[in-house]
Context: one part of a larger RNA
RNA sequence: CCUUCGUUUAGGAACUCGGCAAAACAGCGGCCGUAAGUUUGCAAUAAGGCCCGCCCCACUUUUGUGGGGCCGCAGCGAAAGAUCCCAAACGACUGUUUACCAAAAACUUAGGUCUCUGCUAAACCGUAAGGUGAAGUAUAGGGGCUGAUGCCUGGCCAGUGUCCGAACGUUAAAGUGAGGGGUUAUCUUGAAUUUAUUCUUGAGAAGCUCUGAUCUGAAGCGCGGAUGAACGCCGGCGAUAACUAUAAUCGUCCUAAGGUAGCGAAAUUCCUUGUCGUGUAAGUUACGACCUGCACGAAUGGCAUAACGAUUUGGGAACUGUCUCAACGAAGGACUCGGUGAAAUUACAUGACCGGUAAAGAUGCCGGUUACCCGCAGCCGGACGAAAAGACCCCGUGAAGCUUUACUACAACUUGGCAUUGAUAUGAAAUUAACUCUGCUCAGCAUAGGUGGAAGACUUUGAAGUACUAUCUCUGGAUGGUACCGAGUCGCCAGUGAGAUACCACUCUGAAUUGACUUUAUAUCUAAUCCCUCGCCUUGAAUCAGGCUGGGAAACAGUGUCUGGUGGGUAGUUUAACUGGGGCGGUUGCCUCAUAAAAUGUAACUGAGGCGUUUACAAAGGUUGGCUAGAUUCGGAUGGAAACCGAGUCGAUAGUGCAAACGCAUAAGCCAGCUUUACUGCAAGACCCGCAAGUCGCGCAGUCACGAAAGUGGAAGUUAGUGAUCCGACCGUACGAAAUAGGACGGCGGAAGCUCAACGGAUAAAAGUUACUCCGGGGAUAACAGGCUAGUCAGGUCCAAGAGCUCAUAUCGACGACCUGGUUCGGCACCUCGAUGUCGGCUCGUCGCAUCCUGGGGGUGAAGAAGCUCCCAAGGGUUUGGCUGUUCGCCAAUUAAAGCGGCACGCGAGCUGGGUUCAGAACGUCGUAAGACAGUUCGGUCUCCUAUCCGCUGUGGGCGUUGAAAUUUGAAAGGGCCCUUCCCUAGUACGAGAGGACCGGGAAGGACGAAUCUCUAGUGUACCAGUUGUCCUGCCAAGGGCAUUGCUGGGUAGCUACAUUCGGUUUGGAUAAGCGCUGAAAGCAUCUAAGCGCGAAGCCGUCCUUAAGAUUAGAUUUCGGAUCCCUGAUAGACUAUCAGGUUGAUAGGCUCUAGGUAUAAGUGCAGCAAUGCAUUCAGCCGAGGAGUACUAAUAGAUCCAAUCGUCCCG
Repeated sequence: CCUUCGUUUAGGAACUCGGCAAAACAGCGGCCGUAAGUUUGCAAUAAGGCCCGCCCCACUUUUGUGGGGCCGCAGCGAAAGAUCCCAAACGACUGUUUACCAAAAACUUAGGUCUCUGCUAAACCGUAAGGUGAAGUAUAGGGGCUGAUGCCUGGCCAGUGUCCGAACGUUAAAGUGAGGGGUUAUCUUGAAUUUAUUCUUGAGAAGCUCUGAUCUGAAGCGCGGAUGAACGCCGGCGAUAACUAUAAUCGUCCUAAGGUAGCGAAAUUCCUUGUCGUGUAAGUUACGACCUGCACGAAUGGCAUAACGAUUUGGGAACUGUCUCAACGAAGGACUCGGUGAAAUUACAUGACCGGUAAAGAUGCCGGUUACCCGCAGCCGGACGAAAAGACCCCGUGAAGCUUUACUACAACUUGGCAUUGAUAUGAAAUUAACUCUGCUCAGCAUAGGUGGAAGACUUUGAAGUACUAUCUCUGGAUGGUACCGAGUCGCCAGUGAGAUACCACUCUGAAUUGACUUUAUAUCUAAUCCCUCGCCUUGAAUCAGGCUGGGAAACAGUGUCUGGUGGGUAGUUUAACUGGGGCGGUUGCCUCAUAAAAUGUAACUGAGGCGUUUACAAAGGUUGGCUAGAUUCGGAUGGAAACCGAGUCGAUAGUGCAAACGCAUAAGCCAGCUUUACUGCAAGACCCGCAAGUCGCGCAGUCACGAAAGUGGAAGUUAGUGAUCCGACCGUACGAAAUAGGACGGCGGAAGCUCAACGGAUAAAAGUUACUCCGGGGAUAACAGGCUAGUCAGGUCCAAGAGCUCAUAUCGACGACCUGGUUCGGCACCUCGAUGUCGGCUCGUCGCAUCCUGGGGGUGAAGAAGCUCCCAAGGGUUUGGCUGUUCGCCAAUUAAAGCGGCACGCGAGCUGGGUUCAGAACGUCGUAAGACAGUUCGGUCUCCUAUCCGCUGUGGGCGUUGAAAUUUGAAAGGGCCCUUCCCUAGUACGAGAGGACCGGGAAGGACGAAUCUCUAGUGUACCAGUUGUCCUGCCAAGGGCAUUGCUGGGUAGCUACAUUCGGUUUGGAUAAGCGCUGAAAGCAUCUAAGCGCGAAGCCGUCCUUAAGAUUAGAUUUCGGAUCCCUGAUAGACUAUCAGGUUGAUAGGCUCUAGGUAUAAGUGCAGCAAUGCAUUCAGCCGAGGAGUACUAAUAGAUCCAAUCGUCCCG
């Protein structure tokens, strides 16, 4: 010194983030007594008060009650055993949770509500079989939200979701297959020749094949509706009342609708410590209000709420070492000895301080200073100490978790087609066949479908006609049926007309009927398939399986496959770069200018601007020819500042499609004529240049335009007006064509398709979040600190407009100028990311001075007193509380004063951990969400018992100082240095008064410091006494042990402070600012230049301490000294020091004594007993004092000197 304990004067939370910790209350003993509130159960052991030992007696059933008596400081005598109250927040409660930093306000909960589910239930697990649900059945089961209870739960259905609907639109596979392409049997064009062959051109059936319009075709989506205890959302502006203020009121815009009740600076309020009140001496907290709600609000529930809570917040009582302010004591470590014996760490080690320098903070470099060599115990300031390849930050075309209206897939669900898959009926639709009909312009007898044949056809097998009637209809008729009737009717011809009728055949349009086939809808059936089976069998058991029987469903379902939809349920990924860190913002390609430093080129998140085109036959192109703009002055009808005309002057200022620059009068500007070179094929040679790109172009050939010609012309006065490759499509070519022919396809040439604008373009196709995070790197890059800088900041100087009644300078000082400092906010990004721990507090300081007080002075708008301002001055001093994490600040009360700064915003290997800054949770806000917030709120592991070196505080050993001991000197170093009040001088000087001194003298005090223990006080675990429980000494008595030293009351020595004593003085020297003397330069003046003096708490001494390793090792005195060893303490970690060692009181013992405790035991007496009295101020007693050798310091060894003697040398 640490850990764990015991005690503590006075005070009593003043400590601190916070009563943390500790203390205290204490008994679920008895009696009494208990409030608000309340869900009437509670709250409640509320709170609070009294009693409790021992003995005797009475009443008693043990318990107990009453009475009487006794002792102590203390009777639940030890141990064990609730602290309580008031108010608020949150959560109703009991319960659960992050095993190992969070126990909570989080989770759960009963209750509420929504929603799904009719049983082969929904939901869930599983590929399936199968299982859970459940051996349950809507009073049941699953899911979501809310969270007891009470009062309640408002508006909005526009968006998203869910549910319902089905008319219309859109829409897949599949079916249908208009049409098209390829091939070519055959035909054909042309040519050749061997005359039946070859080559070639075109057309092209069937078949095969590629493609494919239309139509049929479900869910979904669109569409309509419902739905909030579904996800969610719930406005702005302006005006208005007879003071002002405010706005019941009005206007207007927008919306799906504009926040109702209740609450409100709140776990939500930024501004903010809002304002007011309560509480306090003082209240950033707390409570009660207000309402200006940044940004409450109604089951993501609103408001209230008894009870409950190791929750959070504020206050109080009690209590205390939490504190003022610390002291003593105990045990275990630390230390010494003996035994045993690690660890991290470690470039080297020969490891000082100051200043400087240096990759910007040096033991190691430079310059100084200091320092004999080596330990031990301690302290932690440094070794950018150790530990952990920083967790913050950035980076990586790193990873992972999570989210979603990122992208792309997949599971799952769902839709339709086909298969498994059969029958019948009815209806519908399409196709086809048969049959029967149908067909009206005009003209024509009149209802002429078309074409062909045809001169005859039909008729008692009943013609014409009549009656009734059916269908159609253009209303005129047509075609039929039945009856009567009984013999003719029609055509050819003629005529009309585009076409001529009888009759026959084929056939078209539309329609009916029937049949077939296909599709589809609805029913029904049973035999696939599925389900059940209280009966029977296999079978002795069996809720299993199979078979039989019976029943139900049924071609559906289920399953497979193709297909559309839904689809963070799951998966894989993407989510840019630059950047004075990153993010946010801005930018990203091209053109022009400046920067750019007289070639070219040249950076920045430097300064300015533009582009992503335009112009086409009535050009803004080509050519040929011609012309000159603009401004200003003066003059001129309407006429003006500007229209047009004339004259003068200036000269490119005008114009150029558009930015700017450079050009341009021979015009490239303006006008006109004719035109299309805004051409094709090349291209010498250059510019530019990493590549790829980009730019200019002589000349040649072809073909043109204009011009008489020479010539000019391959767009535009020039420089922007843009996009590689791949991919597919288009045009051209006819180069390849896998036996051959053709072709698909490919090649080659051309042109088109990208705000691929992150513009040299990763893909056809891509957003977020991480505080749950991880890895690799970076001091290439941020946050702290250092460094550089000094805009900002702080301080000063100069000038002096002005303020100050007057007057710049008592005081203040604008507009400005110049410095200094390195405390603010910054800038830079230089050391450190294989770690330099970050705010505040505590502890401990140290330095600067730009001085807060105290000291000395100048000025004053200084009467005195009190001030203001400046100069000198750093010796000392510079308070305690309330609030807050605070630094700061505000407040209370003091004070002489309550200074400002540096020291890694001094100090975490010294402490704390309230704040900030991990993981949990909540509120407000933002976000669809995951999540986020220099917003708030509750909670939340500070490693090393061990320090190697330097440094520091102590303490030793060695050697030196020419033996030792004692006494000293003092080079040097350190410490100390303070202040106030009162009284006297003196109520004097001064002042009208009020008030009220300088100088000088005295008294007391505060804080600080040192020493000491006589007093006071504390402690005092080997002292004394009392006392509870229990065990033991056989019992009584008396003792002993244990229970914190059991507890309680005292207390010697020692150690201490709260106690006592003392200290700061005095005085000298040299000075600062300042004040002077004499005195020139400069005949004066002048404190100065020579000279002399005064002058401060400051400086040097005086005072105290250390001190000759002061290696410069000093001086004086004396002559023996010292150690080992032993007894010890006034000393002490060890060592050392000191007292002693028989010639001895060093320790122990013994005797006496100071002092402490408080009257021992035994015996006697009194009392029934507890107990009392006497012997007895006894007995006992650690450390104090004195005496006394009884015991132990025995015996001995070693070292260094001096002197003397001998020898040697000089």
This is a predicted structure of a 1210-nucleotide part of an RNA (large-subunit ribosomal RNA, half B) from a Patescibacteria group bacterium.
Taxonomically the source falls in Bacteria candidate phyla (Bacteria).
The RNAcentral record of the full RNA draws on ENA.
Its Rfam family is "Bacterial large subunit ribosomal RNA".
The coordinates come from a structure-prediction model, not an experiment, and the mean pLDDT is 82.